[in-house]
């Protein structure tokens, strides 16, 4: 310095579920009743890691706590015309950062 990674810009593509009733307002509220999960969050599994205990020469292997942890879950937030928004992929090399060669 240059490739890959990581984070952050950016472009791009991006699902579901009432344009439901009433009532004010002419975008947006507010109240009721149905619903959806892919901003966040919650709760968990597979599964990883770390400590404790038994067995075992040792490799390991069982319990067990504790941490992480899903596109499952749960609908608290948020959503259910059109814009917004939006997990995930892809593209840019634009910025930044670690480590190795």
């Nucleotide at each position: 310095a240059c490739a890959a990674c990581u984070a952050u810009c950016u472009c791009u593509g991006g699902a579901g579920a009432g344009u439901c009733u009433c009532u004010a307002u002419c975008u947006a509220g507010g109240a009721g009743c149905g619903c959806c999960g892919a901003a966040g969050g919650u709760g968990u599994a597979c599964c990883a890691u770390a400590a404790a205990u038994a067995g075992g020469a040792a490799a390991c292997u069982g319990u067990u706590u504790a941490u992480g942890a899903a596109u499952c879950u749960c609908u608290c937030a948020g959503g259910c015309a059109a814009a917004a928004g939006g997990a995930c992929a892809g593209g840019g090399c634009a910025u930044a950062g670690a480590a190795a060669a």
A computed fold for a 101-nucleotide RNA, annotated as Glycine riboswitch aptamer. Rfam family: Glycine riboswitch aptamer. Gene Ontology term of the family: glycine biosynthetic process. The coordinates come from a structure-prediction model, not an experiment, and the mean pLDDT is 76.